[in-house]
RNA sequence: GUCCCUGUAGCUUAAUGGAUAAAGUAAAGGUUUCCGGAACCUUUGAUGUCAGUUCAAUUCUGACCAGGGACA
Repeated sequence: GUCCCUGUAGCUUAAUGGAUAAAGUAAAGGUUUCCGGAACCUUUGAUGUCAGUUCAAUUCUGACCAGGGACA
């Protein structure tokens, strides 16, 4: 330099183009306990960026960014 893959919560994963983006784990608070753990309840937190297509985009298209891989 060319080509391919991936990008969603702190982490690991879901979500036929259509309802308030769902869970596990982690974090905070509460109940319980002599204390802690476990259990139960509640809360916080996310679609890499910019455009395009569409009535509607996490999903489709393009460019860019980041990571990984193949070739040279």
The prediction has a mean pLDDT of 81. A computed fold for a 72-nucleotide RNA from a Patescibacteria group bacterium, annotated as transfer RNA. It matches the Rfam family "tRNA". Rfam's curators write: Transfer RNA (tRNA) molecules are approximately 80 nucleotides in length. Rfam links the family to the GO term triplet codon-amino acid adaptor activity. It is annotated as a transfer RNA.